The RNA shown here (Bacterial RNase P class A) has 399 nucleotides and comes from Vibrio albus.
[in-house]
RNA sequence: CUGACCGGGUAGUCGCUGCUUCGUUGAUGUCCCUUCUUUCUUAUGAUUGGGGGAGACUGUCGAAGGGGAGGAAAGUCCGGGCUCCAUAGAGCAGGGUGCCAGGUAACGCCUGGGGAACGAGAGUUCACGACAAGUGCAGCAGAGAGAAGACCGCCGAUGGCCCGAUUUCUUCGGAACGGGCACAGGUAAGGCUGAAAGGGUGCGGUAAGAGCGCACCGUGCGGCUGGUAACAGUCCGUAGCAGGGUAAACUCCACCCGGAGCAAGACCAAAUAGGCCCCCACACAGCGUGGCUCGCGUUAGGGGGCGGGUAGGUUGCUUGAGCCAGUGAGCGAUUGCUGGCCUAGACGAAUGGCUACCACCGCGUCAGCGGUACAGAACCCGGCUUACAGGUCAGUUCC
Repeated sequence: CUGACCGGGUAGUCGCUGCUUCGUUGAUGUCCCUUCUUUCUUAUGAUUGGGGGAGACUGUCGAAGGGGAGGAAAGUCCGGGCUCCAUAGAGCAGGGUGCCAGGUAACGCCUGGGGAACGAGAGUUCACGACAAGUGCAGCAGAGAGAAGACCGCCGAUGGCCCGAUUUCUUCGGAACGGGCACAGGUAAGGCUGAAAGGGUGCGGUAAGAGCGCACCGUGCGGCUGGUAACAGUCCGUAGCAGGGUAAACUCCACCCGGAGCAAGACCAAAUAGGCCCCCACACAGCGUGGCUCGCGUUAGGGGGCGGGUAGGUUGCUUGAGCCAGUGAGCGAUUGCUGGCCUAGACGAAUGGCUACCACCGCGUCAGCGGUACAGAACCCGGCUUACAGGUCAGUUCC
């Protein structure tokens, strides 16, 4: 540095919560019977209380046996199973992912590899497609931040201005030639600013310079070779070549994605209210129409049945992409086969408390005293991230 693992132990005792077995009873609560009884009703029927019985179901109580938190149960950030809803297909919008190959139910995860950066090394880190399709953004400094820029510096060949003792020509104005100025201008070598200023070194070249030309290095493109590929190469050819940065900026390209979630969903189902149907009673009636009459409209009561749905209950619920051992394939992630195992299922939410000894840490002059990380399942899995006292094992690097 990397990987894997443990994360208090033993005994006693008192509890908590499921499961199995056995027993116990029915008291307000389970089930069955009833020629008794109360209330309502025309009746059918419903209902209250009483009496008798049961051990099949369910409940109470008791006994015995056996099970009972994690590596993260956490965050709820990804991916799937399962459930319901939606759905011909395709597209738009929206979201996500982004080197290559493999693994997987799937993934934004994992493994192996490539590239880049860091490190002396073992090794670590990386959203690592495209800024030459288009659009945008960039504080300060600076002349200039984009197919850029002339502040200092260099030059000033060319044009301009000035001078000419000396040379040449002359139509006597001047021109050539020589010297000067640094006005136009040229120049990206050097300096300056900055995180970053349009390949590097050298030679040639030039007024000075510059891939302007050339050699080497580097880079792009095409080929060849190796590799499944990403990519690599002391190979060949070609282009003077960088037209900077930024896409967790819009965007473009490629690929992926229907929505909601166990408070999903399914089943049973009280009281009350409302709905529908049937029966009984009633209409010479009641109510409304501002008080009355007519007219018009409408229908209360009792009993039973049905259906929806609420409270409540049951289920979903833990046997699963499961765990362990052996063995085969593979560098590995992973996977095949064989054998064995069942390992929490609660809902006011159990999984704990105390004592003794031991272990570890701290304090202390022996005795002894104090402490024990992070943290608590909630439909279930695979990951990632975050928290974590202390400890164990293996491999590797440097000194």
RNAcentral holds the sequence, with entries from MGnify. Model confidence (mean pLDDT): 75 of 100.